[in-house]
RNA sequence: AAUAGAGGCGCGAUGGACAGGAGUAGUGCGCGGGAGCCCGGCCGGGGCUGUGACCGCGGAUGAAAGGGAAAAUCGCCGAAAUGCAUGCGCCGCGGCAGGGAGCAUGCGUUGGACAGGCGGAUAAUAUCUGCCUGGCUGUCAUGGUUCAAGGCCAUGAAGCGCUAUU
Numbered sequence: 001a002a003u004a005g006a007g008g009c010g011c012g013a014u015g016g017a018c019a020g021g022a023g024u025a026g027u028g029c030g031c032g033g034g035a036g037c038c039c040g041g042c043c044g045g046g047g048c049u050g051u052g053a054c055c056g057c058g059g060a061u062g063a064a065a066g067g068g069a070a071a072a073u074c075g076c077c078g079a080a081a082u083g084c085a086u087g088c089g090c091c092g093c094g095g096c097a098g099g100g101a102g103c104a105u106g107c108g109u110u111g112g113a114c115a116g117g118c119g120g121a122u123a124a125u126a127u128c129u130g131c132c133u134g135g136c137u138g139u140c141a142u143g144g145u146u147c148a149a150g151g152c153c154a155u156g157a158a159g160c161g162c163u164a165u166u
Stems, first nucleotide, its partner, number of pairs: 001166005008077001010076005018068001026061002029058004036048004041096004080110009090100002111137002114134008139157007
């Protein structure tokens, strides 16, 4: 340097049974009410409204999206996740500012899963994610035990690692 492997609630992709969103938004009717209301902020430009809007109460009807996710299949073991910077174009009627998701490149962080605490996203106690703490687990190193190997114990380190072959 190349090839092949290992860690386990292992990682990710497709998928979408299912839960939830929600008896919510909306629509329609009745009553009250009486001039503003809506397109996220500002400007512009539009739309609705005395044939009664916005708002409130009551009954009737009643979704969807984002997010989550079983079976099954596939690709894998920096699998993958995430932070920062730069660039690209997208979202909303146009512009400005702000925000959001996606892709590419570069530099970093994290061995892995889990539990708890604090924060962020979100309708959400689900789920994802950042930091901290805690033991557990795999690998290697050091030390101890064992005649030795193996096993066990203690401490530490990090995947840019470890094991095997050439």